[in-house]
Context: one part of a larger RNA
RNA sequence: AGCGUAUGGGGAAUGCCUAGGCUCUCAGAGGCGAUGAAGGACGUGAUAAACUGCGAUAAGCCGUGGGGAUUGGUUAUACAAAGCGAUCCGCGGAUUUCCGAAUGGGGCAACCCGCUCCGGUGAAGCCGGAGCAUCUCUACAAAGUAGGGAAGCAAACCUGGGGAACUGAAACAUCUAAGUACCCAGAGGAAGAGAAAACAAUAGUGAUUCCGUAAGUAGUGGCGAGCGAACGCGGAACAGCCCAAACCACAGCGGUUGCGGCUGCUGUGGGGUUGUAGGACUGACACAACGGUUUAGCAAGAAAAUCCAAAUUGUUCUGGAAAGACAAGCCAUAGCAGGUGAAAGCCCUUUAGGAGUAAUCUAGCUAUUCCAGUCAGUAUCCUGAGUAGGUCGGCGCCGGUGAAACACCGACUGAAGCUGCCGGCACCAUCCGGUAAGGCUAAAUACUCCUGAGAGACCGAUAGUGAACUAGUACCGUGAGGGAAAGGUGAAAAGUACCCUGAAUAAGGGAGUGAAAAAGUCCCUGAAACCAUACGCUU
Numbered sequence: 001a002g003c004g005u006a007u008g009g010g011g012a013a014u015g016c017c018u019a020g021g022c023u024c025u026c027a028g029a030g031g032c033g034a035u036g037a038a039g040g041a042c043g044u045g046a047u048a049a050a051c052u053g054c055g056a057u058a059a060g061c062c063g064u065g066g067g068g069a070u071u072g073g074u075u076a077u078a079c080a081a082a083g084c085g086a087u088c089c090g091c092g093g094a095u096u097u098c099c100g101a102a103u104g105g106g107g108c109a110a111c112c113c114g115c116u117c118c119g120g121u122g123a124a125g126c127c128g129g130a131g132c133a134u135c136u137c138u139a140c141a142a143a144g145u146a147g148g149g150a151a152g153c154a155a156a157c158c159u160g161g162g163g164a165a166c167u168g169a170a171a172c173a174u175c176u177a178a179g180u181a182c183c184c185a186g187a188g189g190a191a192g193a194g195a196a197a198a199c200a201a202u203a204g205u206g207a208u209u210c211c212g213u214a215a216g217u218a219g220u221g222g223c224g225a226g227c228g229a230a231c232g233c234g235g236a237a238c239a240g241c242c243c244a245a246a247c248c249a250c251a252g253c254g255g256u257u258g259c260g261g262c263u264g265c266u267g268u269g270g271g272g273u274u275g276u277a278g279g280a281c282u283g284a285c286a287c288a289a290c291g292g293u294u295u296a297g298c299a300a301g302a303a304a305a306u307c308c309a310a311a312u313u314g315u316u317c318u319g320g321a322a323a324g325a326c327a328a329g330c331c332a333u334a335g336c337a338g339g340u341g342a343a344a345g346c347c348c349u350u351u352a353g354g355a356g357u358a359a360u361c362u363a364g365c366u367a368u369u370c371c372a373g374u375c376a377g378u379a380u381c382c383u384g385a386g387u388a389g390g391u392c393g394g395c396g397c398c399g400g401u402g403a404a405a406c407a408c409c410g411a412c413u414g415a416a417g418c419u420g421c422c423g424g425c426a427c428c429a430u431c432c433g434g435u436a437a438g439g440c441u442a443a444a445u446a447c448u449c450c451u452g453a454g455a456g457a458c459c460g461a462u463a464g465u466g467a468a469c470u471a472g473u474a475c476c477g478u479g480a481g482g483g484a485a486a487g488g489u490g491a492a493a494a495g496u497a498c499c500c501u502g503a504a505u506a507a508g509g510g511a512g513u514g515a516a517a518a519a520g521u522c523c524c525u526g527a528a529a530c531c532a533u534a535c536g537c538u539u
Stems, first nucleotide, its partner, number of pairs: 001538009015524001016488002020459002022456007029448002031153002039099003042055003046077001050074002061093006070081003104113003114132007134150007157188001158186005168175001172222001198205002209236005219227002240440003243384001247270010275418001277383004281377005291371002295367004300362003306355003312328003316325002329346002331335001337349003389413006396406001399425001420435005475482002495523001498510004
C1' cells in the first nucleotide's frame, strides 16, 4: 500500500405514513361593483417578525337563534374573562383608514393641492361632516336643474367584428393548417337558433336545438394533399306567440269652409296577425262556463346553525400500552369512516333512522289582474319597397366559378302587390310546397373561478399542483418575465433536575425520563459512495 472481516462516522436511499394534490360523479351556485368591487398599501395584540383575522369601534362591536365549559388564532408566558352562560356555530346589522373603475383637480398607486355649504367659533388659521368627474336617458321651451343608468373586475362556456403563420401537399403558388391561434366588442346562467316564402316527391313530414345512424356515402379537390354534407330513420326534449297594415275612436298641430262640416300629419287606445289564405268591412248569433296568467293572504311541505341516537365484560395471557389471543355475552333500519398508548359494531366522534327551525323557496286553496268567440257574404280595402330580383365584384354553404341553384355583403339598377309573389340545384313548362322583405320564445345542449356531499385497478414528498412547510414565497431580471429547495422525536414533552471533564452558553461522561435516547429536537427506518480504527492475509 492493497484485499478481507468487524466496529463506528458520514450520508441520505429504501420501507412505512399523510396534513396536500390529480381525475371524476351528484347536487348547488353561476356573478361582484359608484350603498365604491376584484386586488392591494398601511395599520391593528400585554408580546419583535411572519401568516391568519380585522379596520382608528381595528384577532374585533350590536341584536337574535343555537350551544353548554372552558376561553383569549398559528403560540408558549404573563395577565385576564367565563353557569349573571364566555369561547364557538347560524342569521341579520354597525364600523370599514388610504390606493384601486377611482369619479373635486393633480400624481412617480397607497401621496399632494383645492372649491361650496354646515359645525367647533365671533374673525383668520386649523380640524370635523356633507357635496363637487365623464358619458348617456327622461322631465321641464333653451341655458341649466332634478332624477335614473353606464363604467371596472371575473376560470371556462356563448354570439358577433377582425384574423395569421409554422405545418401538410414528402419542394411550392391554388389548396391545407383554419375561420384554428390571437386581438376587439357584447351577453347570459347558459348563449345562439326557432314556429316554414322549410323539406320532400306523385307518398308524405310539419318550429328550433342536441345525440346516434345515414357515411367517410353523395359530392368537392393542382380530381393532389385533403375537405366532406343532406334527405330519411332511431332517440333526448317538446310550446307556442306578439306587432306593422286595413277599419274605428280620441287628443294635439295644420289646411279649407257656405261655420254645419270635410281633410292632412303626429301620438295614444281599440281592432288584427294568415296560405285547406287570413283579416278589415256587411249581416246574423253569442257574450263569460271551463282554462291559462299576475299579485296577495291562508294553512302545509322543503329549508341554517343544531339536537336525539343501540349494544361488553374478565383477579385470564402477551405487552410500556389491548382494540390482539382466550373465554363468555350483547346491539343492529346503526358491521360507512375516523380516533383512542398495536388490530374496537358494543370507549369517543360519527353512522342507520329520527327531531328542529329564521330568511327564503315550492306545489295547493281563496281572492285578484290580464288573455281568449261562431256562422254566412266576398263588391271594395289591407297583408312589412329603394325591398325581392338583375348586372358587376366578393363571400358562406359538401360545392375551389363551375351547367351553379340557395344565402349574405359592396357598387349600379330595380318589380309585382293575392287573377299577386317565392322555392323545388342553370333555364322553360306542368305539378307540388310555401307566403320573404317586423319581433319574442322554456326544455333537451356547452362550461366550472366557486360551495356541499361522495368516488377512484390515481400519486404518496426527485411522485402528486410550481407550491403537503411563512409558495407564486425566497431568489434572479431595468422590465415583460423566470422561479426553487424545504414533510415525519415520542403514546404523552415526560424535551434530560443534579454532578463531573472542559476556557466554555461548544462537546461529552454519569444520573434521570421513557417500552426504546443506537427516539435528544442535526430527532422513525437509516442502504450505497466516502472516511476512520482494530485484526487477518498478501507484497

A computed fold for a 539-nucleotide part of an RNA from an Amoebophilaceae bacterium, annotated as large-subunit ribosomal RNA, domain I. It matches the Rfam family "Bacterial large subunit ribosomal RNA". Its family is annotated with ribosome and structural constituent of ribosome in the Gene Ontology. Its mean pLDDT, the model's own confidence on a scale to 100, is 83. The sequence was found in a public genome assembly.